[in-house]
Predicted 3D model of a 96-nucleotide RNA (c-di-GMP-I riboswitch aptamer) from Rheinheimera pleomorphica.
The model forms 95% of the base pairs in the Rfam consensus.
The sequence was found by an Rfam model in a public genome assembly.
RNA sequence: CCGCUCGAAAGGCAAGUCAUCCGAAAGGAUGAACACGCAAAGCUUCAGGUCUAAGGUUGUCAGGAAACUGGCCUCUACGAUAGCUGGGCUGCCGUC
Numbered sequence: 001c002c003g004c005u006c007g008a009a010a011g012g013c014a015a016g017u018c019a020u021c022c023g024a025a026a027g028g029a030u031g032a033a034c035a036c037g038c039a040a041a042g043c044u045u046c047a048g049g050u051c052u053a054a055g056g057u058u059g060u061c062a063g064g065a066a067a068c069u070g071g072c073c074u075c076u077a078c079g080a081u082a083g084c085u086g087g088g089c090u091g092c093c094g095u096c
Stems, first nucleotide, its partner, number of pairs: 003095002012038002016034001017032006036083001042089003046086003049081003055076002059072005
């Protein structure tokens, strides 16, 4: 340098709970005591999946003179998820 990295040691991350905050929601941030798990649970929405549906949209109902407004419903990501999967980038210890 390349490859490997089952196991050990050291070190690392942290689901969930609670509090506060951000957000329409999904979800996220910070803190606390802990610890479901993780060898990339480091970074990246490129592909697929999933979640949400503010805004937009379909239908319908109600109100209204009308413009339009509101309820319910349909679809929709430009929102979210990297701890859903694959891809890309980077990388610690170890290699007995």
The prediction has a mean pLDDT of 82.